[in-house]
This is a predicted structure of a 396-nucleotide RNA (Bacterial RNase P class A) from a marine sediment metagenome. Of the family's consensus pairs, 93% are formed in the model. The RNAcentral record of the sequence draws on MGnify.
RNA sequence: GAGUGGGUCAGACGGCCGCUGGUCCGCUUCGGCGGGCUGGAGGAAAGUCCGAACUGGGUAGGGCACGGUGGUCGCUAACGGCGACCCGGGGUGACCCGAGGGAAAGUGCCACAGAAAUCAUACCGCCGAUGGCCCGUCUUCGGGCGGGAUCAGGCAAGGGUGAAAUGGUGCGGUAAGAGCGCACCGCGUCGCUGGUGACAGCGGCGGCAGGGCAAACCCCACCGCCAGCAAGCCCAAAUAGGCGGCGAGCGGCGGCCUUCGGGCGGCUGCACGGGCCGGCCCGGUCCGUCCGAGUCGCGGGUAGGGUGCUCGAGCCGACGGGCAACCGAUCGGCCCAGAUGAAUGGCCGUCGCCGGUCUCUCGACCGGGCACAGAAUUCGGCUUAUCGACCCACUC
Repeated sequence: GAGUGGGUCAGACGGCCGCUGGUCCGCUUCGGCGGGCUGGAGGAAAGUCCGAACUGGGUAGGGCACGGUGGUCGCUAACGGCGACCCGGGGUGACCCGAGGGAAAGUGCCACAGAAAUCAUACCGCCGAUGGCCCGUCUUCGGGCGGGAUCAGGCAAGGGUGAAAUGGUGCGGUAAGAGCGCACCGCGUCGCUGGUGACAGCGGCGGCAGGGCAAACCCCACCGCCAGCAAGCCCAAAUAGGCGGCGAGCGGCGGCCUUCGGGCGGCUGCACGGGCCGGCCCGGUCCGUCCGAGUCGCGGGUAGGGUGCUCGAGCCGACGGGCAACCGAUCGGCCCAGAUGAAUGGCCGUCGCCGGUCUCUCGACCGGGCACAGAAUUCGGCUUAUCGACCCACUC
């Protein structure tokens, strides 16, 4: 100088004016008001993607279905999180990335190109040993020798297609070739050794099982009931409605029906209750007297209020255990928002940082410059956003 991994902070201080929780004091018309002291956003409060606490529902068990997770061993209340390690890939390296079980259970898919993408097969090419054919030549006429790539046939080395073509390199071998043979690598399998394990190393055996895709169906293992603080619980007004109690009646006349017990409605007298006639009495008038005005009580729900609610798997430091994540019946210290028309703000000053202008420099001036953002039941994570500053370890 370039980089890798991790951590901390998130402008500082002061003054004035506000908002809001708690507590104390005073006043109060009991609704509140005033004053003092004190607490008042975050590393992500965000996305609501996982995991829990808590609460309600469901007799809460078993199975199916559905969803999720997927190397191993640990950590944890739990997790899809975290740590260490293994395997594979990338980087000179510190280090980074990986849904990382199963494709020798079954099904499905593999566009285009290509002969062929799992039934099998050959476009260019190589060979043509063998059996024909054609030509040349020799002949003792039986045939021999040489040539052609012409037919049958053999091959898959090389080329070509493709993301991918039945293991790779080399030697041998062959007419040309081929695990056809051999060595090494790869693969499979068996054993031994090391490791808790994933796995690694070594040795023996087998010429080789026969492509890829499971964030395709599927199989295997494990996990998972559903809803969420607008959960849930408590108190409870007015109005309307429900249930129950109390609540002012006796007589006469005639009508209709009758199962001859009675029932239904009408008129009327007096009494009682209520309304009106401007307050009271008389009087008048209207309504009602058990299908009942009115009144009292009970219970459910609503408005509203309270609770859940913030002291908790809590935070900081030390010591101890562990490589670490993390843990501790250990020691010391701390209390850190709890609002619901939803507070956490505004102004001023000094300084810091950044940008611009002027200046040789020192410095001066200007700025409506100082990130992302904003609690709503609470925790543990992940992901995403973020001006910058500082610290630690490591690499080249």